[in-house]
RNA sequence: AAAAUUCUUCGGGGUCGGGUGAAAGUCCCAACCGGCGGUAUAGUCCGCGACCUGUCGCUUUCGUUGAGCGGCGGCUGAUCUGGUGAGAUUCCAGAACCGACAGUACAGUCUGGAUGAGAGAAGAACUGA
Numbered sequence: 001a002a003a004a005u006u007c008u009u010c011g012g013g014g015u016c017g018g019g020u021g022a023a024a025g026u027c028c029c030a031a032c033c034g035g036c037g038g039u040a041u042a043g044u045c046c047g048c049g050a051c052c053u054g055u056c057g058c059u060u061u062c063g064u065u066g067a068g069c070g071g072c073g074g075c076u077g078a079u080c081u082g083g084u085g086a087g088a089u090u091c092c093a094g095a096a097c098c099g100a101c102a103g104u105a106c107a108g109u110c111u112g113g114a115u116g117a118g119a120g121a122a123g124a125a126c127u128g129a
Stems, first nucleotide, its partner, number of pairs: 005125006017029003031109002033099002035048004043097002052074009079095005101112003
C1' cells in the first nucleotide's frame, strides 16, 4: 500500500402553449424528461436496482390475520441508417421508439406508497509491509 472491518454523507428527472368537453397537466395537437455499473461518452447493447410476485427462515401479533426484515427465485419497455475513427447500436447527422402500480375524464410528467427503498458513489477511521 492492498484486502478486511467500522462509521459518515450523497444517491430520479419531466407538460410553455393550444383544442374538445360539464369535467382532462390523463383524450387530440404540441412540449419536456431519462437511476446505477460495464464499454469510445448509452433511456433503447450487457448487467443491476426499485415496483409487482412465489417460496423458505426470523421478528412482532391472541393468531400464517396483518406488518416488517433477510435468503433464493419469477416478472420486468424501447433503435435503426449514414459518417468519423484502431475501437462507438454510446460521439456527429438524420429519422424513430419506450416508460410499473393505485386514484381520477384513459397519466413517463399530477396525487399517493415515498421525508421510503436502492443499484452504487465519495470520504473518514482503524488495522497493516